[in-house]
Context: one part of a larger RNA
Molecule: large-subunit ribosomal RNA, domain IV
Organism: Lepisosteus oculatus
RNA sequence: CUGUGGUUAAGGAACUCGGCAAAAUGCCCCCGUAACUUCGGGAGAAGGGGGACCAUUACUGGUUGCUGACAGCAUGAUGGCUGGUGGUGGUCGCAGAGGAGAGAGGGAAGCGACUGUUUAUUAAAAACACAGGUCCGUGCGAAAACGUGGAAGUUGAGGUAUACGGACUGACGCCUGCCCGGUGCUGGAAGGUUAAGAGGACCCGUGAGCACGCCUUUGUGGUGUGCGAGGCGGAGAAUUGAAGCCCCAGUAAACGGCGGUGGUAACUAUAACCAUCCUAAGGUAGCGAAAUUCCUUGUCGGGUAAGUUCCGACCUGCACGAAUGGCGUAACGACUUCCCCGCUGUCUCAACCAUGAGCUCG
Repeated sequence: CUGUGGUUAAGGAACUCGGCAAAAUGCCCCCGUAACUUCGGGAGAAGGGGGACCAUUACUGGUUGCUGACAGCAUGAUGGCUGGUGGUGGUCGCAGAGGAGAGAGGGAAGCGACUGUUUAUUAAAAACACAGGUCCGUGCGAAAACGUGGAAGUUGAGGUAUACGGACUGACGCCUGCCCGGUGCUGGAAGGUUAAGAGGACCCGUGAGCACGCCUUUGUGGUGUGCGAGGCGGAGAAUUGAAGCCCCAGUAAACGGCGGUGGUAACUAUAACCAUCCUAAGGUAGCGAAAUUCCUUGUCGGGUAAGUUCCGACCUGCACGAAUGGCGUAACGACUUCCCCGCUGUCUCAACCAUGAGCUCG
């Protein structure tokens, strides 16, 4: 100097981001036990009292003897052995669950209903799951999925719509408003658009042959220009041509969305009311400075001597809001936040002891 363990006057969270750590509680019996509640709980709620040993006494439970063996005998009771629960009297200590082991508790709020699951090796949670709810698909050789070569086959399922698969929500209670304009999905088929393909008008190339000009060695010669059948080749219009898209409807527990301005009441203020613009429709119920509120330590109330946190209200919701669920909610939680009681070396403020390591000296 440091690790581990122990004790501490007075105070008792003043420490600190935060009671982190430590202390405290702890067992059995008896008494007693609130709000709230889904009537099961909450609850070991909370909060109290008792606990050793000896003697005696009362009640209460179990078991049983003789015999070498069988047979047989013995049935007694203030009996023996071994437990339990009380009463009375007494003994000792500071202390009787004397050691070890062995819940601290209460109030309020947020989130998640719950038990469960998770980042093996920094996160256990409010995240995931969950029972329950809703929607969508699927009629069986099902949908979906695996496999593959467009395979056989397999799971689904030795199941059959009270089933199986997918998506969202997430017990329970009260509820879940308006918008189908956009995107998606479902349905529709009149019209528009539309591929390959079919079609083949028209045009072009080649070209037997024919006509004409020129040259000529006069030949079944050479050469140039024009026309040009059939065939072949190239290009190719009209017409025809599915789904899709356009189009028409439906659908929000599909993806999603859910306004602005001006004026107005006999104090003032405010605006039930009116006008106007825009929209597919303009946020309903409930909640609200919230795990969401920037301004903000909003304002008021409570708690404290003093409270950026906390609780209750208000509503001016920068930028809550209804299964991307809204609001409540008993029980539950190694979750998060605030307060109280008990308790303490966390602290005021440090001291000492034991033990281990280091260090110094020998």